Predicted 3D model of an 88-nucleotide RNA (c-di-GMP-I riboswitch aptamer) from Noviherbaspirillum saxi. Its mean pLDDT, the model's own confidence on a scale to 100, is 82. The organism belongs to Noviherbaspirillum, within Bacteria. The RNAcentral record of the sequence draws on Rfam.
RNA sequence: UUCACCGCAGGGCAAACCGGUCGAAAGACCGGGACGCAAAGCUUCCGGCCUAAAAGAGAAUUUCUCUCAUGGCAGCGGGGCCGCCUUC
Numbered sequence: 001u002u003c004a005c006c007g008c009a010g011g012g013c014a015a016a017c018c019g020g021u022c023g024a025a026a027g028a029c030c031g032g033g034a035c036g037c038a039a040a041g042c043u044u045c046c047g048g049c050c051u052a053a054a055a056g057a058g059a060a061u062u063u064c065u066c067u068c069a070u071g072g073c074a075g076c077g078g079g080g081c082c083g084c085c086u087u088c
Base pairs, nucleotide, nucleotide: 012037013036017032018031019030020029021028022027035075041081042080043079045078046077047076048073049072050071055067056066057065058064059063
């Protein structure tokens, strides 16, 4: 000087739940709030999961059922991209 691991410190994110807004819903965003997180930063490429508006099919009416993502989940897993602090 470099790399890896561990520890301490500084800082970071924010589940459930509550209020508001958007949405057909799943869910998202804002504020509060902390269950947790060392990538809980970004990205739907792969798998998985959630929803089923439109569309299609059926029942036999203005409703009901089924299929389906083009809607979502990155805090479900994998892949890809990028990256902060400490130097015991």